[in-house]
Molecule: transfer RNA
Organism: Candidatus Methanofastidiosum methylothiophilum
RNA sequence: GCGGUUGUAGUGUAGUGGCUAGCACGCGAGCUUGCCAAGCUCGCAACUCGGGUUCGAAUCCCGGCGACCGCAC
Numbered sequence: 001g002c003g004g005u006u007g008u009a010g011u012g013u014a015g016u017g018g019c020u021a022g023c024a025c026g027c028g029a030g031c032u033u034g035c036c037a038a039g040c041u042c043g044c045a046a047c048u049c050g051g052g053u054u055c056g057a058a059u060c061c062c063g064g065c066g067a068c069c070g071c072a073c
Stems, first nucleotide, its partner, number of pairs: 001071007010025004018055001026044006048064005
């Protein structure tokens, strides 16, 4: 350099055009307990960036950037 895959809370992930963007772990508060752990309740926090298509985009298309894999060197 070329090709392919990929990018969602702090971490791991679901979401294949109309959701308040879900789940688990995590973190905070409370309940429970003699204390800790466990358990329960509530809360915190996310769509990599720009453009396009569409009435409507995390989702489809184009480009940038990053990551991984292969080829080339």